[in-house]
Molecule: transfer RNA
Organism: Alphaproteobacteria bacterium
């Protein structure tokens, strides 16, 4: 210093360009003599910064992070 690959919720992970979800945790509430298990409901994210486009997590450019290879 080049070169690919990632960066979505608190965690693991989804998501033909067209309402961003799913489990597992959290909070609430029911049930229960208490606890757990079980029932119900709710909070939560698209690394940043610009472009294309009616319409961006998706396509493009640059930055910054992580990982891998090369000199």
């Nucleotide at each position: 210093u080049c070169g690919c690959a990632g960066u979505u919720a608190g965690u693991u992970c989804a998501a033909c360009g067209g309402u961003a979800g799913a489990a597992c945790g959290u909070c609430u509430c029911c049930c229960u003599u208490u606890g757990g298990a079980g029932g119900a409901g709710a909070a939560g994210a698209u690394g940043u910064u610009g472009g294309u486009u009616c319409g961006a997590c998706u396509c493009c450019a640059a930055c910054a992070c992580u990982g891998c290879g090369g000199g």